[in-house]
Molecule: transfer RNA
Organism: Kiritimatiellia bacterium
RNA sequence: GGACCGGUAGCUCAGUCGGUCAGAGCAGGUGACUCAUAAUCUCCUGGUCGUGGGUUCAAGUCCCGCCCGGUCCA
Numbered sequence: 001g002g003a004c005c006g007g008u009a010g011c012u013c014a015g016u017c018g019g020u021c022a023g024a025g026c027a028g029g030u031g032a033c034u035c036a037u038a039a040u041c042u043c044c045u046g047g048u049c050g051u052g053g054g055u056u057c058a059a060g061u062c063c064c065g066c067c068c069g070g071u072c073c074a
Base pairs, nucleotide, nucleotide: 001073002072003071004070005069006068007067010026011025012024013023019057028044029043031041032040050066051065052064053063054062
């Protein structure tokens, strides 16, 4: 230098063919239960979807540039 894969909540990840509201588990907070703690259960908090543009009535999703990480080729 080239090819491919990935970047979504504090962490690990899902998100189909562009439209349901951006979600799950863990973590954190609250309450229930208990003599108490743990476990279990309830509810809650938390997102510029890497970044800048483009297409579209509508973009996490499609297109282009850039940044970061990984694998391979040279």